[in-house]
RNA sequence: AUCGACAAGGGCAAACCCAGUGCAAGCUGGGGACGCAAAGCCACGGAACCCUCGAGGUCAGCCGGGCUACCGAUU
Numbered sequence: 001a002u003c004g005a006c007a008a009g010g011g012c013a014a015a016c017c018c019a020g021u022g023c024a025a026g027c028u029g030g031g032g033a034c035g036c037a038a039a040g041c042c043a044c045g046g047a048a049c050c051c052u053c054g055a056g057g058u059c060a061g062c063c064g065g066g067c068u069a070c071c072g073a074u075u
Stems, first nucleotide, its partner, number of pairs: 001074004011036002016031006034061001040067003044064003048058003
């Protein structure tokens, strides 16, 4: 630098349920695992979504981009 194996040790956690919170999209905590090699972080561009329609908001597990990172393989 490139890559991700039926390797090892680990990590995250969709739907759904419960509690809290928000007008809402959604978010937080607990349970739970469909999946994920950045499903770690950032709303910069696009998409989608919400509303109290504004110099508003949500979404990083939709795509692109930026930053950072464990283990291993190859060079």